The RNA shown here (transfer RNA) has 73 nucleotides and comes from a Candidatus Pelagibacterales bacterium. Its mean pLDDT, the model's own confidence on a scale to 100, is 82. Its Rfam family is "tRNA". The family's RNA type in Rfam is transfer RNA.

RNA sequence: AGGAAAAUAGUUUAAUUGGUAGAACAUUGGUUUCCAAAACCAAAGAUUAAGGGUUCAAGUCCCUUUUUUCCUG
Numbered sequence: 001a002g003g004a005a006a007a008u009a010g011u012u013u014a015a016u017u018g019g020u021a022g023a024a025c026a027u028u029g030g031u032u033u034c035c036a037a038a039a040c041c042a043a044a045g046a047u048u049a050a051g052g053g054u055u056c057a058a059g060u061c062c063c064u065u066u067u068u069u070c071c072u073g
Stems, first nucleotide, its partner, number of pairs: 001072007010025004019056001027043005049065005
């Protein structure tokens, strides 16, 4: 330099042909225990990397940018 892939909660990730963003771990509270751990119950936590476009409606489609990874030279 050319090509490809990825970016969603603190972390790992799901989301069917575009139709109200879920889960696990972690965190917080509670039950239990002499105390703790474990177990069980509950809660909170996401401007879906950034900007723009299409659409009644975008995590999803299109364009640009940023970051990371891989391949070729």
The source organism's lineage runs through Bacteria, Pseudomonadati, Pseudomonadota, Alphaproteobacteria and Candidatus Pelagibacterales.